[in-house]
RNA sequence: AGAGUUUGAUCCUGGCUCAGAACGAACGCUGGCGGCAGGCCUAACACAUGCAAGUCGAGCGAGAACGCACCUUCGGGUGUUAUUAGAGCGGCGCACGGGUGAGUAACGCGUGGGAACAUACCCUGUAGUAUGGAAUAGCCUCGGGAAACUGGGAUUAAUACCAUAUACGCCCUUAGGGGGAAAGAUUUAUCGCUAUAGGAUUGGCCCGCGUGACAUUAGCUUGUUGGUGAGGUAAUGGCUCACCAAGGCUACGAUGUCUAGCUGGUCUGAGAGGAUGAUCAGCCACACUGGAACUGAGACACGGUCCAGACUCCUACGGGAGGCAGCAGUGAGGAAUAUUGGACAAUGGGGGAAACCCUGAUCCAGCCAUGCCGCGUGUGUGAUGAAGGCCUUAGGGUUGUAAAGCACUUUCAUUGGUGAAGAUAAUGACGGUAACCAAAGAAGAAGCCCCGGCUAACUUCGUGCCAGCAGCCGCGGUAAUACGAAGGGGGCUAGCGUUGUUCGGAAUCACUGGGCGUAAAGCGCGCGUAGGCGGAUUUGUAAGUCAGAGGUGAAAUCCCGGGGCCCAACCCCGGAACUGCCUUUGAAACUACAAGUCUAGAAUCUUGGAGGGGGUAGUGGAAUUCCUAAUGUAGGGGUGAAAUCCGUAGAUAUUAGGAGGAACACCGGUGGCGAAGGCGGCUACCUGGACAAGUAUUGACGCUGAGGUGCGAAAGCGUGGGGAGCAAACAGGAUUAGAUACCCUGGUAGUCCACGCCGUAAACGAUGAGUGCUAGCUGUUGGUCUUUCGGGAUCAGUGGCGCAGCUAACGCAUUAAGCACUCCGCCUGGGGAGUACGGUCGCAAGAUUAAAACUCAAAGGAAUUGACGGGGACCCGCACAAGCGGUGGAGCAUGUGGUUUAAUUCGAGGCAACGCGAAGAACCUUACCAGCUCUUGUAUCCCGAUCGCGAUUAGAGGAGACUCUUUUCUUCAGCUUGGCUGGAUCGGUGACAGGUGGUGCACGGCUGUCGUCAGCUCGUGUCGUGAGAUGUUGGGUUAAGUCCCGCAACGAGCGCAACCCUCAUCCUUAGUUGCUAACAUUUAGUUGAGAACUCUAAGGAAACCGCCGGUGUUAAACCGGAGGAAGGUGAGGACGACGUCAAGUCAUCAUGCCCCUUACGGGCUGGGCUACACACGUGCUACAAUGGCAGUGACAAUGGGUUAAUCCAUAAAAACUGUCUCAGUUCGGAUUGUCGGCUGCAACUCGCCGGCAUGAAGUUGGAAUCGCUAGUAAUCGUAGGUCAGCAUACUACGGUGAAUACGUUCCCGGGUCUUGUACACACCGCCCGUCACACCAUGGGAGUUGUUUCUACCUUAAGCCGGUGAGCCAAUCAGGCAGCCGUCCACGGUAGGGGCAGCGACUGGGGUGAAGUCGAAACAAGGUA
Repeated sequence: AGAGUUUGAUCCUGGCUCAGAACGAACGCUGGCGGCAGGCCUAACACAUGCAAGUCGAGCGAGAACGCACCUUCGGGUGUUAUUAGAGCGGCGCACGGGUGAGUAACGCGUGGGAACAUACCCUGUAGUAUGGAAUAGCCUCGGGAAACUGGGAUUAAUACCAUAUACGCCCUUAGGGGGAAAGAUUUAUCGCUAUAGGAUUGGCCCGCGUGACAUUAGCUUGUUGGUGAGGUAAUGGCUCACCAAGGCUACGAUGUCUAGCUGGUCUGAGAGGAUGAUCAGCCACACUGGAACUGAGACACGGUCCAGACUCCUACGGGAGGCAGCAGUGAGGAAUAUUGGACAAUGGGGGAAACCCUGAUCCAGCCAUGCCGCGUGUGUGAUGAAGGCCUUAGGGUUGUAAAGCACUUUCAUUGGUGAAGAUAAUGACGGUAACCAAAGAAGAAGCCCCGGCUAACUUCGUGCCAGCAGCCGCGGUAAUACGAAGGGGGCUAGCGUUGUUCGGAAUCACUGGGCGUAAAGCGCGCGUAGGCGGAUUUGUAAGUCAGAGGUGAAAUCCCGGGGCCCAACCCCGGAACUGCCUUUGAAACUACAAGUCUAGAAUCUUGGAGGGGGUAGUGGAAUUCCUAAUGUAGGGGUGAAAUCCGUAGAUAUUAGGAGGAACACCGGUGGCGAAGGCGGCUACCUGGACAAGUAUUGACGCUGAGGUGCGAAAGCGUGGGGAGCAAACAGGAUUAGAUACCCUGGUAGUCCACGCCGUAAACGAUGAGUGCUAGCUGUUGGUCUUUCGGGAUCAGUGGCGCAGCUAACGCAUUAAGCACUCCGCCUGGGGAGUACGGUCGCAAGAUUAAAACUCAAAGGAAUUGACGGGGACCCGCACAAGCGGUGGAGCAUGUGGUUUAAUUCGAGGCAACGCGAAGAACCUUACCAGCUCUUGUAUCCCGAUCGCGAUUAGAGGAGACUCUUUUCUUCAGCUUGGCUGGAUCGGUGACAGGUGGUGCACGGCUGUCGUCAGCUCGUGUCGUGAGAUGUUGGGUUAAGUCCCGCAACGAGCGCAACCCUCAUCCUUAGUUGCUAACAUUUAGUUGAGAACUCUAAGGAAACCGCCGGUGUUAAACCGGAGGAAGGUGAGGACGACGUCAAGUCAUCAUGCCCCUUACGGGCUGGGCUACACACGUGCUACAAUGGCAGUGACAAUGGGUUAAUCCAUAAAAACUGUCUCAGUUCGGAUUGUCGGCUGCAACUCGCCGGCAUGAAGUUGGAAUCGCUAGUAAUCGUAGGUCAGCAUACUACGGUGAAUACGUUCCCGGGUCUUGUACACACCGCCCGUCACACCAUGGGAGUUGUUUCUACCUUAAGCCGGUGAGCCAAUCAGGCAGCCGUCCACGGUAGGGGCAGCGACUGGGGUGAAGUCGAAACAAGGUA
C1' cells in the first nucleotide's frame, strides 16, 4: 500500500466481497510446562445452607454453669472457674467497606467557576467541668400466646434523663435587655465531658460550556414565570403558602416518543475521526415492587423501622416470618462464564487506654489454553540416496538426512535432598512454595487449517449438474489443480480453524477529503423574512485572533528514559503528555463593533429609440361549415385497395346572398420581448421591464435566500355562456388468425369566453443565482460615436467555429461544463418505490412530505470493435430483367421419408442430405436377421514336437465350412558345414488378439460451404487515459486492397494477377504403324518414292494497351482504329487467404477414453438391404408432322487394349427419296403372356438381351420452381471406369448449332463506406405485461389481547404537618402521650382520551421461482419513431 467482481474488449461511475487489527467471547479438532491477568455480556429471575458488623467491664447495675479442690447432716455448702459466658442499660460504629446498572437524556456526568451553608471522630487556641432531683431496663414475681412476642406489679444503677447556678467567647434584640452547658472513670499517668473561635477533611446548593436518535413529535407551561410577605431548611430558592402581575420556554429544536448509567479510559485509524464504557479508578443511581418518615454529625438507610402489593415459608388457623444486584453455592434462562476452599501472616477498616475481638474488604490457594508472554517436544553425524508410500514418458522422480545406524545433551516433566525474601522485637494462610543441588533415561510431550483467482502452496484416483463445495467471482453434466480420498506442498503452532461483533481498507457522508449537462443529484420561475456573506479610507475598542504568565486538567493507562522478577508478559521510579477550561498581562494586521469620510457596487434623474411584454375595448379580410336562391346531372367522397357515408326528395361542381364561431397565410428570420410558463391580423386606451447617451443627486442603500408568498403549459374539476372547424369516449366500415389499434366515415365531452379551483410536465440548455478574471475569428438584433468607407469603434443581447484550461469520454470553451469567492437547493448501489402508513392541501382527480421488510451482484454513463436493421449511399454476380429449354401433370428408373418386417445394416438432413458414401447388393460384398458352430482364436512373444509347401487323380461322410482315405509330380532356404540361424505346421501356457461396438461435442487427416468473393493481417511510426484507430479511409479506375493521385503514415506478408497444363497461329527438329503435292504403280498410300502438306511430339516464336486518335489530372485507365491466327485476364482447367458453420466423416485410414472377451469376437447356410395404402427429390421416355416409319447416305474426337496411329469401330443426328395426314394414330411405349440367348456353382425371391403377341397412362402439364451469355443453351450419338453379368447414373469425347442482355427500380447472395442499437450464444438476438402454480416478506382489515401515558373524580394505609386533647403520665413545667378531627398522599377503583406492540376471516399490490398460457409493447425508421 491494495485486490476480485458489470463488458466481446475499454475508460468511468457505483455497490458488493476479501486481505489487517481487536475481543469478558462461543463452537469444532487437538492439547506438554510455567509466569501474569481475566472469568453470568442472558432472567435488576427465584433462592436451600453457611458466613459477610460489631466492639467497649478503664460508663452502669447485676452475674451463672460444666470442670477442679475442700467440707458435708449426703439434702447440699464453700473456694476456684470468674474483672468469666450469656443477656440488659449506656457509648461509638452500623451512612464506610462490598455488590449491581434496573431507572435516569438529567446540573446525572465531565470540565471550569461561585456563595447563602453544615461537618462526628482529628489538630490548634480560649474558658469551664458547681449544686441537686425523679425515673427505667435488667433481675424477681403474677399473667396472655402454638409461636413471634407481650401485659400487670415490686425494686435498682450510670458517662441514660431532668432542674438550678455560672457565661470570656456564643445566639436573639425594640440596643433597655433577654436566652443557653457539662460526666465522670481511675488513683495519679491520663482518658473523657461542656461552651466557643479557627483549621483540616468531607458533604449539601447554584452557574457557564460540553454530553444520544427521531420533525412521519411543532407548539409546550398555571406553582407555570416574576414580585411582596410569611413558613420551612444546615443553607439560597415557588422549596411551600397567601396576595399581585401575565408571564416563561421554543426552529441555535421547546414538548413528546424511543434508546442509554456518565467519565478517566479501551479498540481501531497515518491523522481527523468511528465504535465502545468488562476488568482497574472517580462520580451517580438502586437494594423484592411502590410510598413514608424516625434515629443520627451524616440516611429517607443492601444484611434498620412502618404501611401497601406480589411471591415463598411456618402455624394449634387465632396469627406470624422473609428479602444473596455481599462471598461461596442451587435452580432456571442461555452458545456461554469458576470453589458451599485457607487465613487475618501482610495492607486497610470498626470498637477499645490497651491486650485484643470482628472483618467472604483484603491476601492467598482451587477450576478453565479465556487472553498475553516465555520454554520444551532433542542435538550432531549419517547415501545404498534402504524399505514402504505416491507419481511416472517405465528411464526414473519424490517423500529425503528424513528414517535406521553411530556419537552426544538433559531445558521442562519425574524422583531425592537443601530451602528463602515477603517481618521492624514477635506473629507466614500462601508453603516445604520460589530457588539451588543431585540422579536416571531420548527417555513422558504436535496438532490444526489451507493448496482455482484474490492468496503462499499440485498431482493421481473416485464421482459424473449426482454427492457436494462456496468469503466474492464461481466449481461439478466421464479426462474436476475448486467435490471426496491419497501422496506431496504451503501457513501458523499448544494451538489452529469457524461463527459473531467493532474499527480499518471505504475519499462508500468527503472538517482534513466527494459530487450534481449525459452515470444518483439544480426546487418550474420570481419576490422576499430570518440567517449567511459583503466596496474604498481614517480613528478608536479589543469580542474573535495571536503571544507571555498563573491556576487547573485525580491516580492508573498511552509515550520516553531508567530499574526489578534469568528474559518477556508483568511490576516499580522519574519525565513528558493530557491537544481542554479558567484567570491575568500585552499586540492590533485581519474579521467584528463604534464614529467619520469617499464613489468604482447599487439606486434616482433627463433625453432617445426598439420590441408577437401584459390588460381592456373595438375592428378587418381570407378560409372551413351551415342556410337561402340559381345553373346543372349522376355521381361524389375516401383508400394501398375498398366499404361504411352523402346523392334523382337533385348531391359533388359553379354563382350570388346571408349566419356563426374559431384562428390570424404572406412578412417570419438559430430575428424580437418576457423571471419562467409563454407571447404573432389591425386600431385606441391603461400599464411593467430592459437598453443607449448624458449633466446632476443619494452614499454601500448590496448579493443570496431556510420557512413564507405570488405566478405557473396542457389535461382535468365547478357555475354560467358559446360551439364553425378539430376531436378523447363512442358507433360503423375496413385490415387481421384476432384488431377493444394503426387507415376511413361519423361523432360527444373538450378545445373558445367569464369567474373560481387544480399546481403538475422531457416545466430541458436535462446546466440554481450573483461578482471578478482568462486568445481570437465570423454572422445577426437594438442604441451611440466616428466616417475617406462594400469601413471602424463601443455598450447591451442572440448564434456558429475555435486556443488555453477542464472533462470518464462525448463535449464545454467571455452566453464555461475554465480559474476563484459568496449564498441556497439536491445526491449517496439496483429493485421494492416516488409506493405504504401518518401529516398538510384539494370538490374530486390527486398533489406534497416520505419509509421499511424482502431481494439481486450488479444496475448505470461514455466511447470501441463486430453483428444485425421491414436505415442510407455506391458496386458486383444467369441475382432480376430480355431470351432458349426444362421440372412440377403421365409411365418407368433411381434415391429419400414413412410404413411394414425376424431383418428391411449404417451414415448423409435448408442452401451445403435425397442417380449422395455406392466407379455397379443374385452368393461374395454385408456391417443386418434366423439357425448351426469355434474359444489364445489367421498377429507377436515363450516352451515342446515335426519338416515340407503346393499342384493333381479318385472315393466316402456332410447343406456347407470341413474331415478321412488315396494316385502322380516335386522333396524348404542361408551359410563360416560344427550344427546354428531363419521359415513353416501342430500342441500347450498366458500376456493377449479381435470388435463396421459408443463418443466427429476428446482428436489427427481429409472434405463441403460462404467463395475464385476480394479480402485478411503484421512491423515501425503517429493519434487516443484506454479498448482501439491510422495504414486498409478519400478522388478516380479495375475482374481484383488492380493501378494512379492525395493523405501521419512508411513498408511488408497471406490472398488477386502472373509463373503451370490444354486448345487456337507460325517456325525448327524428327518421319513409322501415320501422310501423299510432284513422279511411277495399284481394286486399295497397295507398293516404290518423297519429307512439301495433314498429323504426331519435343523445342521455340507470338499479345505488351506495344502503335495511332480521343477522353481523363500531364496519372492510372477507358473508348475507337490499324495491323494480326488471336485484343484488352484470347478460351478452358489446376490453383481456394484469415476465418465461419462444436458443418461432415471414429463405417476409408489413424487415434485418446469408455465398453464386450465361450462374445458386442471368428466361421457357415439361407434370408434381408430389391418389402409398399402413401409423400418428396433427381432423371429417362413421351404426348408427335420442325414428326414417326422404310430406304439411300457421308463426315469425328477422346478413350481402352499387347508395342505411337493397324484391333474394338458400322458413329448418330444432319442431308436425299418414298410413305403416314392430325387420330389416343403407322404417336407413345408401360404392363403382361410365350419362346429363345448370355454370364455365372447358382438368375425363385432378385440380372441383362432378343423374337412374336399384348398396346396402359399420356393431347405440352396449377401454384410454384431450375439451368444457361457462344462453339454456350438446345439437340445427336461415341467411349471409358466400376464389372463374371448388369447403366435412363457418373466421367470424358466429338457432330449439328441458336436466341437475348434496354438496363439495375425490384427478389436473392456478396463487397465497401456510413448511420442506429437496450444485440455480443451477436435478430433463429434481446425483451414486456396479464393469467395459472408454489414460496416469502409486507399494506388494509370487522375486531381482539397486552403494555404505556394523560385528564377528571372517588376511596385512602403508613407517615410528616396543623388543630384539639375532659382520658393517662407528670407537675420543679412555656409539660408529654393516647384518642379524635383536618390538609397532603402510595396502591386501588370509575369514566373518557392518546401512543406502541401481538394476533386476525378476507383482501391489495410486491418479490423470487422450471422448459406453463396468451399476445408481441420496447431495443433497427423494432415494422404506427